[in-house]
RNA sequence: GGACUCGUAGCUCAGUGGUUAGAGCGCUGCGUUGACAUCGCAGAGGUCAGAGGUUCAAGUCCUCUCGAGUCCA
Numbered sequence: 001g002g003a004c005u006c007g008u009a010g011c012u013c014a015g016u017g018g019u020u021a022g023a024g025c026g027c028u029g030c031g032u033u034g035a036c037a038u039c040g041c042a043g044a045g046g047u048c049a050g051a052g053g054u055u056c057a058a059g060u061c062c063u064c065u066c067g068a069g070u071c072c073a
Base pairs, nucleotide, nucleotide: 001072002071003070004069005068006067007066010025011024012023013022018056027043028042029041030040031039049065050064051063052062053061
C1' cells in the first nucleotide's frame, strides 16, 4: 500500500428498513435471612464509533473518516 471482517449499556453479545433499542453477567434499592450467600421484585445505565447521503421512515442500505482484527504484498 491492497482485500476482507468488525465497532450497539461497565463486560460479552442479539437486533427482517417500521411495535418503546434488547438479553445475559455486572451495578443500585427493596423483600427474604440472626447475618451472608442464593433466590424473587423493581430501578439506573445507550450520541447504536464520527460525518454526510438515500428513504415517508436508518442501529440496519450507500459514501467518506477514525479505531480494532485477519490475510496479501
A computed fold for a 73-nucleotide RNA from a Pseudomonadota bacterium, annotated as transfer RNA. Taxonomically the source falls in Pseudomonadota (Bacteria, Pseudomonadati). Rfam family: tRNA. Gene Ontology term of the family: triplet codon-amino acid adaptor activity. The sequence is in RNAcentral, with records from ENA.